[in-house]
Order: sequence, then C1' cells, then structure tokens
RNA sequence: UCGAGAGACCGAGGUGAUCGCUGGCGUCGUCGCGAGGCGGCGCGGGAGGAAAGUCCGAGCUUCACAGGGCAGGGUGCUGGCUAACGGCCAGUCGGGGCGACCCGAAGGAAAGUGCAACAGAAAGCAAACCGCCGGCCGGCGCCGCGAGGUGUCGAUCGGUAAGGGUGAAAGGGUGCGGUAAGAGCGCACCGCUGGGUCGGUGACGAUCCAGGCACGGCAAACCCCACUCGAAGCAAGACCAGACAGGGGUCGCGUGGCCCGCGCGAUGACUCCGGGUUGGUCGCUGGAGCCCACUGGUAACGGUGGGCCUAGAUGAAUGAUCGCCGCCGGCCGCGAGGCCGGUCACAGAACUCGGCUUACCGAUCUCUCGACGAC
RNA sequence: GCCCUCUUAGCACAGUGGCAGUGCACCUCCUUGGUAAGGAGGGGGUCGACAGUUCAAUUCUGUCAGAGGGCU
Repeated sequence: UCGAGAGACCGAGGUGAUCGCUGGCGUCGUCGCGAGGCGGCGCGGGAGGAAAGUCCGAGCUUCACAGGGCAGGGUGCUGGCUAACGGCCAGUCGGGGCGACCCGAAGGAAAGUGCAACAGAAAGCAAACCGCCGGCCGGCGCCGCGAGGUGUCGAUCGGUAAGGGUGAAAGGGUGCGGUAAGAGCGCACCGCUGGGUCGGUGACGAUCCAGGCACGGCAAACCCCACUCGAAGCAAGACCAGACAGGGGUCGCGUGGCCCGCGCGAUGACUCCGGGUUGGUCGCUGGAGCCCACUGGUAACGGUGGGCCUAGAUGAAUGAUCGCCGCCGGCCGCGAGGCCGGUCACAGAACUCGGCUUACCGAUCUCUCGACGAC
Repeated sequence: GCCCUCUUAGCACAGUGGCAGUGCACCUCCUUGGUAAGGAGGGGGUCGACAGUUCAAUUCUGUCAGAGGGCU
C1' cells in the first nucleotide's frame, strides 16, 4: 500500500427565526354551589437503532394467591449470568479458513416401533452378478509307448470378500506378512470398544492396559430420558355517568383439552331471543430506568456512592418555511471567488421492560490477520 | 394494538418425505355447410422467497414476504 477479520460508536450536519400540532405547568378571563370545563398569554417537553416482525422470555391484570393426575407444547454439550429466557458470557467437542477468525437445534440408534424410492446379486439376525481360487466331469490342442501330465473352453459343486460394477449408504483404514485365492487370519500404526490412573467443578483431555472389532444411517420419524410450561391478554381489567322493555329456557356455574379437587349459587347464576349505549376516568408511564465514578469477576453481570427525569396520543401530535455556517456535486472564472442544485437510507411510539430476527444512504474510531514493497 | 389461518398450472382445489395430480380454461385433430356440444390427443409448475435437517423436502424446522379472518 492492497485485501481481509473482529469489536465499538453515530445515523433529520450545526445554529437561529417565524407559523402550526400535541400533551404538561403557571397565570388571567369566563361559566359552574363544587369538582372542573372553555378561551387567551407565558414557560419549558415531544420518535428509533431498529419505535418494525410479534419470534422467545418476564412484569402487570382477570379467572382460585392455579393444587393433583392424564393429554399436549417447549428446550436439549458443560459451567456461569439473569426477574426470566429458546438470550448473553466463558469453555468443550465437531466442521470451514493459509490466517485473524467464523459456523453448529451438539442428549439417547446395545428400550421398542418404523423408514431407505430408483439402481443393484445383496439394504439390515446381510449377500455372491462379473471376477479370483480349488475339486470333479466333458470337449479340443500339445507332450508321453503307456498310466498320465499340461494348457484352454464349457457345465457343476465349493471357497473368497482383495478387485470391478450399483447406490446417499455394501459390516473399520493404510502397509507388511500370510494363503490355493483371500480375509483382523497374524503383526505395526491410526480408528473403535471396555477398564484403570492423572488433570479439570464439568463437558472433556492426556496416558497405560486389555480386546481383533461386536454395536451402520435417520429421533427438525414416532419414541425414551432430563429439565420446564395453568389459560388469556391493556380491545387485559377496575370504576363513574347516561340510555332501554322486557320475555323465554336450563339447574348448575366459575372463557382452562379432560378428570379430580376447590370456590360460589335460588331475591341466584348461566345462556338464548329482543331492546339500549358506542360517553368519561383510571390502568398510562419513575422504571428489573438512564449517566458518571470506584470496586468484585477472564467475561456476561453484580455491589457501593453521586447525579438526572427523558413522549403519553385515542382517528391518534412529533410538521412546514426562511436566513447564516459547514459538507458534497455541477457550471463559470487565470485567480480570489461567484452561481445553481443537494444535504439523502431503513423507517414512525400506543401497557411496560429484557432479548432475538429482519430492513438500512452512509460516517468515525480501535485491535488483529495475509500478501507485496522499502529500511 | 392484540390473536389466528392460508399461499401448489390462467382459475378453483387434491397431494404431506421417494417421477407433482384432478376439474374448468388453452392448443391440435375428428365430427358439422359452419358454430356449440361431443370424441381423441397434447402443452403448461422456480409447489410464495431464502436458509437448515435428511441420501432425498411441495411435505419437517427456522426466518422473511404477501393475502384473508377475528377481538369493544
């Protein structure tokens, strides 16, 4: 210098003015017995890193402060963090990369059931198509006086799992020995299985001994094991005001997939038909909150102290215009400079948090790796 | 705002691990003087997209996209 990897941080460029919108506080006027309403003026507040998807986890609320069993769902290497999690941190193992580094839904297939199309001889207590080797029989050739020997071809009976072929997958791999040909048949190394020792909290690792090797794959197939989950969701739910017209049915009902249990119940409860309303207040934003310093911990995170208050709408606000400065692009000009245009992406709170995932014009910083060059 | 469901040929739908099908529509031929109906034959699919599991994915899992429905 070029290329690459990891992490952090920002994301209407800054500033001023005017006009609006929204909700808060103060003040004045007005209405009202009051609570408070309406209007004017002033002050200060007003979108995000994802507010998004609604994919997980919680708080909160109602059902019983949700208890037992069955069914069903979720998670799945180890240790830790946390209110909790399918999240995060640190590690283990496996895979990828020259490397920095990245990726992994990563328990069990010797509990059982099931699946593997096509191809292939054979696909699950394995099998034998071609081939290789041996025995016996037959044909032909050669040698031999002969008995017979030998070569080749064919049939048949066996051996074999080296080689070929099929397949995603064919019952350890490489090498040497061995054999009729072969084969863990024997041996060495690697892999595997069982046991011991050492290290580690653990996943696991290292090493020694024994065994020729049994037990193939799929559990994001059923299933088994361990842990875990009650249901619904702020349109949850609580209260106030107003309006209307009651009537019929059931005996149980309590929105749980089912059973038990528990609770409530006759001036009752539920449900159906009919009728009325489509208002207001609370929930609602001060919270597992944000920032800084010190501190424990490799880290996630925790502790202590100090400081700060930072949107709350309900047809739903958060906008528009202009000036100056900065930046970018184009044109003109010898130059100083001038003119014109742009200042952009993804997107837009709705009960609140912790995560994940997805979208995105761009900008800045730190660390690391590889290649090349120079010293 | 919250909660569900669906996406397969031009249209309406089956299929749920092993070559993607049915009806209508479309094309060619027969039949007819001609058309329709009828008969014979044929073509047409990134199974919404991208990843993952598996030997193998329309099917199983995840993340997105689009469409539809319900909740005072």